[in-house]
RNA sequence: AAAGUCGAUCAGGCAAUCGCGUCAAACAUAGCCAUGUUUGACGAGGAAAGUCCGGACUCCAAAGGGCGCCGUAGCAGGUAAUACCUGUCCAUCGUGAGAUGCGGAUUAGAGCAACAGAGACGAGCCGAUUCAGUUCGGGUGAAACGGGCAAUCUCUACGGGGAGCAACACCAAAUAGGCACACGCUGACCCGGCCCGGUGAGUGUGCGGGUAGGUGGCUAGAGUGGGAUAGCGAUAUACCACCAAGAGGAAUGAUUGCCGUCGUAACAACCCAGCUUGCCUGGCGUUGUUGCUGACACAGAAUCCGGCUUAUCGAUCGACUUUGCCU
Repeated sequence: AAAGUCGAUCAGGCAAUCGCGUCAAACAUAGCCAUGUUUGACGAGGAAAGUCCGGACUCCAAAGGGCGCCGUAGCAGGUAAUACCUGUCCAUCGUGAGAUGCGGAUUAGAGCAACAGAGACGAGCCGAUUCAGUUCGGGUGAAACGGGCAAUCUCUACGGGGAGCAACACCAAAUAGGCACACGCUGACCCGGCCCGGUGAGUGUGCGGGUAGGUGGCUAGAGUGGGAUAGCGAUAUACCACCAAGAGGAAUGAUUGCCGUCGUAACAACCCAGCUUGCCUGGCGUUGUUGCUGACACAGAAUCCGGCUUAUCGAUCGACUUUGCCU
């Protein structure tokens, strides 16, 4: 220098104006509630995604035992837990850094084995030999009597009860129905207050469940950052500092300016090549300046967390490998 391997990080920046969501405070509507205005604070991710694993939490009985079913599988460790992660052995791939994993058990039982071969999991068969299935040999084939395959059933060990925040808890209209009590054919209720009159079987009060609606659950947590200690490591321990959406059909946006990165065009300089040696031609080369209605990814919280998988413009950093060249 070129080509690679592994890991980590960022995810355009700043300012102004307008706008949106949540919370707090003040003010206005005389109070509460609610609404509005103003001010202030905060306002998406590395995957918020797929919902594929694992947990927290809630209800079902306090979720415990058995059977069945499903899953996992070298060994050791980590963790709240895992199918995840770490270390390491083995196997395969790679020159290598490294990558991948369909890696338990065939003296419990069953099943299977193409072609070739007399015979393929049942032991026997063929040839020779011996007192005697006594001894020896037997082409082929991956395998010939002793074994192989568990990604065939099976066995072993371990794990898994179900449903999910539309969980669940609380408050609670209207209407209909339920229960209790009181009054009522000796006429209640109703016909605006009273009487007469009319009508003719219900009426009134209370309670409780559910629905609409509202509130909680809801975000301070297996939290984030930092260095220290222990450990090869995953990780653990204590300390210091910090608080960072919480809406509920769903806000987190738009415009302008400057800067950044990329793309592209023109120009200039340099470099390389060519021969016609020139104010030359060519180059997917490098750098700079200027321009562009140029582009700036994947994507979008919805109870929370740990993983895995998938999507992703561009950029940065670290460790290492192979090959070539120089000192």